[in-house]
RNA sequence: AGCGGGUUAGGGAAGUUAGGUCAUCCCACCGGGCUCAUAACCCGGAGAUCCUUGGUUCAAAUCCAAGACCCGCUA
Numbered sequence: 001a002g003c004g005g006g007u008u009a010g011g012g013a014a015g016u017u018a019g020g021u022c023a024u025c026c027c028a029c030c031g032g033g034c035u036c037a038u039a040a041c042c043c044g045g046a047g048a049u050c051c052u053u054g055g056u057u058c059a060a061a062u063c064c065a066a067g068a069c070c071c072g073c074u075a
Stems, first nucleotide, its partner, number of pairs: 001074007010027004020058001029045005051067005
């Protein structure tokens, strides 16, 4: 320098195919139940304006453009 993949709650991962109701799940966290107690289990809750900016659209995590960062391949 060229190409490919990735970026979504504190951590990890779906959702992008085919744009559309409160963005889902696991762990962790907070409250309650159960227990002599802890763990496990059960119920409830908080937490992400989806890497940034711009564009398309009635409507964008999803489509388009540019940029940033991480990983890999080629030279």